This is a predicted structure of a 73-nucleotide RNA (transfer RNA) from a Spirochaetaceae bacterium.
Its mean pLDDT, the model's own confidence on a scale to 100, is 81.
Rfam family: tRNA. Gene Ontology term of the family: triplet codon-amino acid adaptor activity. The family's RNA type in Rfam is transfer RNA.
[in-house]
RNA sequence: GGGCUUGUAACUCAGUUGGUAGAGUGUUGUCUUCGCAUGGCAAAAGUCGGCGGUUCGAAUCCGCUCAGGUCCA
Numbered sequence: 001g002g003g004c005u006u007g008u009a010a011c012u013c014a015g016u017u018g019g020u021a022g023a024g025u026g027u028u029g030u031c032u033u034c035g036c037a038u039g040g041c042a043a044a045a046g047u048c049g050g051c052g053g054u055u056c057g058a059a060u061c062c063g064c065u066c067a068g069g070u071c072c073a
Stems, first nucleotide, its partner, number of pairs: 001072007010025004019056001027043005049065005
């Protein structure tokens, strides 16, 4: 320098070939207990790595770019 691949909640990940973003764990509150744990219920938490383009509409398609991984030189 070039090819491929990954980037989504604090963490681990899903998202069915474009239609208002989810799960588990964790956190907070609450119920249960004499108390703790377990369990039930509820809540908070995301500019979908960044910028731009296409489109009525983009996590999803396109371009550039950043970071990690991997291969070639």